[in-house]
RNA sequence: GGGCCUGUAGCUUAGCUGGUAGAGCGCCGCAUUCGCAUUGCGGAGAUCGUCGGUUCGAACCCGAUCAGGUCCA
Numbered sequence: 001g002g003g004c005c006u007g008u009a010g011c012u013u014a015g016c017u018g019g020u021a022g023a024g025c026g027c028c029g030c031a032u033u034c035g036c037a038u039u040g041c042g043g044a045g046a047u048c049g050u051c052g053g054u055u056c057g058a059a060c061c062c063g064a065u066c067a068g069g070u071c072c073a
Stems, first nucleotide, its partner, number of pairs: 001072007010025004019056001027043005049065005
């Protein structure tokens, strides 16, 4: 320098043919307990690595770019 794969919540991740981004753990509140844990109920938290384009509409399609991994030179 070139090819390919990955990037979504604090962590692990799902997301179909483009149509409101879900879950588990964790966190917060309430109930339960003498208290803690467990359990039950409720809640906050991701504009999807970044920028641009296509589209009525993009995590998803296209281009560029960044980071990590891998292969070739």

This is a predicted structure of a 73-nucleotide RNA (transfer RNA) from a bacterium.
The coordinates come from a structure-prediction model, not an experiment, and the mean pLDDT is 82.
Its Rfam family is "tRNA".
The sequence was found in a public genome assembly.